[in-house]
RNA sequence: CCGAUACUGGAGAGCGUGCGGGGCUUACAGCCUUGCACCACCGAAGGAGCAAGGGCUCGGUGCAUGGCGCAUUGGGCUUGAAUCUCUCAGGUACAAGGGACAGUGGGAGCGGC
Numbered sequence: 001c002c003g004a005u006a007c008u009g010g011a012g013a014g015c016g017u018g019c020g021g022g023g024c025u026u027a028c029a030g031c032c033u034u035g036c037a038c039c040a041c042c043g044a045a046g047g048a049g050c051a052a053g054g055g056c057u058c059g060g061u062g063c064a065u066g067g068c069g070c071a072u073u074g075g076g077c078u079u080g081a082a083u084c085u086c087u088c089a090g091g092u093a094c095a096a097g098g099g100a101c102a103g104u105g106g107g108a109g110c111g112g113c
Base pairs, nucleotide, nucleotide: 001109006104007103008102009101014039016038017037018036019035020034021033022032023031024030040092041091042090046088047086048085049084053079054078055077056076057075058074059073060072061071062070063069
């Protein structure tokens, strides 16, 4: 320097509508859960996109030039980041779970003294 396991913190957006299945209930109502469809939303799993700049190349202009050039400018290709953008995926009452990122810690490994 990097850094696995482990621990801690960690936002946003609908208690949506319709049609079914299951459970609680003697039954109804109601509640919970789940499948499909639809509408509205979020961005911090993942994924995707690109700015300046860099590289190569074609052309214009100027300078230089015995000898492979230099500067500038327009186009093409390529490279190029995110907490920006997209919203495929994921997510949208509480809880749970997930969660970019941050902190504690630190095995193996690498380097220095």
Overview
RNAcentral holds the sequence, with entries from Rfam. The RNA shown here (Glycine riboswitch aptamer) has 113 nucleotides and comes from Betaproteobacteria bacterium MOLA814. The organism belongs to Betaproteobacteria, within Bacteria. The coordinates come from a structure-prediction model, not an experiment, and the mean pLDDT is 78.